[in-house]
């Protein structure tokens, strides 16, 4: 430089073009003598810029980064 797969809460992952979800972690709260452990409950995310669409994490384009292959 080319092909190809990837980028979503703090962390691992989900998501037919139609309210972005689980699972662990944080905070609050019950339960406890405390603590944990079990229940309630909340905040908290689509890599960046354009396009298509009524409607974009999804689908086009360009970027930036990470992975795998070729040269």
């Nucleotide at each position: 430089u080319c092909g190809g797969g990837g980028a979503u809460g703090g962390u691992g992952u989900a998501a037919c073009g139609g309210c972005a979800a689980c699972a662990c972690g944080u905070c609050g709260g019950a339960c406890u003598u405390u603590g944990g452990c079990u229940c309630c409950g909340a905040a908290g995310a689509u890599g960046g810029g354009g396009g298509u669409u009524c409607g974009a994490g999804c689908c086009c384009u360009c970027c930036u980064c990470c992975c795998c292959g070729a040269g």